[in-house]
Context: one part of a larger RNA
RNA sequence: GAGUAGCGAAUGGGGAGUGAGAAACUCCCCCACCGAAUGACCAAGGGUUCCUGGGCCAGGCUAAUCCGCCCAGGGUAAGUCGGGACCUAAGGCGAGGCCGACAGGCGUAGUCGAUGGACAACGGGUUGAUAUUCCCGUACCCGCGAAAGAGCGCCCAUGACGAGCCCGGUAAUGCUAAGCGCCCGAGCCGGCGGAUCCCUUCGGGGAACCAAAGGUAAGCGCGCGACCCGAGCCGGUAGUAGUCAAGCGAUGGGGUGACGCAGGAAGGUAGCUCUGCCAGUCAGUGGUAAUACUGGUGUAAGGGUGUAGGUAGUUCCGGUAGGCAAAUCCGCCGGGAUGUUGAUCUGAGACCUGAUGCAUAGCCGAUUGAGGCGAAGUGAGUGAUCCUAUGCUGCCAAGAAAAGCCUCUAGCGAGCUCUGAGCGGCCCGUACCCCAAACCGACACAGGUGGUCAGGUAGAGAAUACCAAGGUGAUC
Numbered sequence: 001g002a003g004u005a006g007c008g009a010a011u012g013g014g015g016a017g018u019g020a021g022a023a024a025c026u027c028c029c030c031c032a033c034c035g036a037a038u039g040a041c042c043a044a045g046g047g048u049u050c051c052u053g054g055g056c057c058a059g060g061c062u063a064a065u066c067c068g069c070c071c072a073g074g075g076u077a078a079g080u081c082g083g084g085a086c087c088u089a090a091g092g093c094g095a096g097g098c099c100g101a102c103a104g105g106c107g108u109a110g111u112c113g114a115u116g117g118a119c120a121a122c123g124g125g126u127u128g129a130u131a132u133u134c135c136c137g138u139a140c141c142c143g144c145g146a147a148a149g150a151g152c153g154c155c156c157a158u159g160a161c162g163a164g165c166c167c168g169g170u171a172a173u174g175c176u177a178a179g180c181g182c183c184c185g186a187g188c189c190g191g192c193g194g195a196u197c198c199c200u201u202c203g204g205g206g207a208a209c210c211a212a213a214g215g216u217a218a219g220c221g222c223g224c225g226a227c228c229c230g231a232g233c234c235g236g237u238a239g240u241a242g243u244c245a246a247g248c249g250a251u252g253g254g255g256u257g258a259c260g261c262a263g264g265a266a267g268g269u270a271g272c273u274c275u276g277c278c279a280g281u282c283a284g285u286g287g288u289a290a291u292a293c294u295g296g297u298g299u300a301a302g303g304g305u306g307u308a309g310g311u312a313g314u315u316c317c318g319g320u321a322g323g324c325a326a327a328u329c330c331g332c333c334g335g336g337a338u339g340u341u342g343a344u345c346u347g348a349g350a351c352c353u354g355a356u357g358c359a360u361a362g363c364c365g366a367u368u369g370a371g372g373c374g375a376a377g378u379g380a381g382u383g384a385u386c387c388u389a390u391g392c393u394g395c396c397a398a399g400a401a402a403a404g405c406c407u408c409u410a411g412c413g414a415g416c417u418c419u420g421a422g423c424g425g426c427c428c429g430u431a432c433c434c435c436a437a438a439c440c441g442a443c444a445c446a447g448g449u450g451g452u453c454a455g456g457u458a459g460a461g462a463a464u465a466c467c468a469a470g471g472u473g474a475u476c
Stems, first nucleotide, its partner, number of pairs: 012030006031473004039453004045433002049431001050074006059067002079140002081429004086117002091112003097106003121138005141425004148419005159244003166236005174229001179224004184219001187216003193210002196207004247412002252408005260395004266388003271382004276297006298358002302353003309346002313338008322330002362373003396399001439448002455467004
């Protein structure tokens, strides 16, 4: 310079309280702001900032009794939520292996790796701070499983069926050697006969060409053809192995899982609105007892039922060189029945139950707050971006994998299956912020930050305006 610039978008006022001290702290009233957010909940990230008590030197752009500050103490409870004890993608690592002078690189089997697949819990209550975790109620999943019951078998005995490899014998048929037979027949021989040309004494002769019968023959084709081989059959092995068993069941086979984008309509539900019903209210003035006003009218998973809708197959018999072995499974072939008047499989919702429970307006109630009581709960309209639906229709760029689940055998197998009281269910995360004063920006920074929820009136709308629930009044 200068007590100057600045004090980082914005509405505050009043009363009471606390305190040494109050424009800023606490409580109440009024006013104002956001309301597809300035509300609520997650992921990432942060890492105690959460809650209680105490404090005010520093931090807080001023003050501070206040604080995301300081001190002390406390707080995060799970079979079902998320991750692991399951699976794989891109990608990483990588036994052997290949390459490289080394360092190292690549890569098979494998092993990791979610942003994907699989997978059983909902409603209410409760704390100062956690809750699908605690408590109450009602469920579900996995494992073990007493007693008892039900069902299916085995052992034992008696039986029934019954191989293969291998060994011996026989043998249909087929192939074939030597050889034999038959057919055709290039070429060669042969020469009946024919027309043309030349000569002629007209009788004929000659030239070259075509050429029948017949003969010969390389080769080719067909047939016959022994031994050996040989499907099948017989005998042995041997009435031997094994099968005639409930059940369990792959690390193997098959199916499913299993998928793009766009688009419309339909059936529903959440939500909302109104009627009805229930509870409350009558005012500062005049009117207002009801046809007024204010508030409420709720309830999950699970269990039962199997609807609107979607779907073209389903099932039986026979065959089978395929699915690396096998198969009753799958595939393929043939046939039958049934099915587009919807079989089968799937499938929202509604309804019943859960619930004689819970919650709730309001009322009552010791110091404005421990608790208690507790009404109504119908009908209609509207209506989703949610569900049916990984559906349907259309299109071209033709849209993961593995586990899991179902099934089939291989294999195991003498006990097994169902109901089932009861018992058990591990590790990690869980506080709090999360469009922000707690994350990324040196700051309590007008910047940046993925997902979920989506009320009313007007409106096409998640625009916009004003409101609800809820939050806030932004640190001179």

This is a predicted structure of a 476-nucleotide part of an RNA (large-subunit ribosomal RNA, domain III) from an Actinomycetota bacterium.